TPP riboswitch aptamer (THI element) from Guillardia theta, 101 nucleotides, folded computationally. Model confidence (mean pLDDT): 79 of 100. The organism belongs to Guillardia, within Eukaryota. It matches the Rfam family "TPP riboswitch aptamer (THI element)". About the family: Vitamin B(1) in its active form thiamin pyrophosphate (TPP) is an essential coenzyme that is synthesised by coupling of pyrimidine and thiazole moieties in bacteria. The same sequence occurs in records of 2 taxa.
RNA sequence: GACCACAACCAGGGGUGCCAGUGCAUUACAGCGCUGAGCUGAGAUAACCCUUUGAACUUGACCUGGAUAAUACCAGCGGAAGGAGGUUGUUGGUCUUUUGA
Numbered sequence: 001g002a003c004c005a006c007a008a009c010c011a012g013g014g015g016u017g018c019c020a021g022u023g024c025a026u027u028a029c030a031g032c033g034c035u036g037a038g039c040u041g042a043g044a045u046a047a048c049c050c051u052u053u054g055a056a057c058u059u060g061a062c063c064u065g066g067a068u069a070a071u072a073c074c075a076g077c078g079g080a081a082g083g084a085g086g087u088u089g090u091u092g093g094u095c096u097u098u099u100g101a
Stems, first nucleotide, its partner, number of pairs: 001095005006089005011051004017039002019036006057082003063076004
């Protein structure tokens, strides 16, 4: 000096479903709101995750297969397409160069 990891600061991106109960509404369903020590998960409105080294997240997708009370619950799709950045640090590691012993 370069690269990687990690951390900090500022900025930005993202998702928020299923079930049960209950109120409104409706002929009924759908729909909207509230509650839950219910389910999965990092995260289901409160923090969490992600920022090109990009599977955070979106499209494909009212997709396909397997489970479940049910659901992106799991896997495929996916060597597919998109997708939001800068600075600092002697904190750690690797490589190279220079100098000294």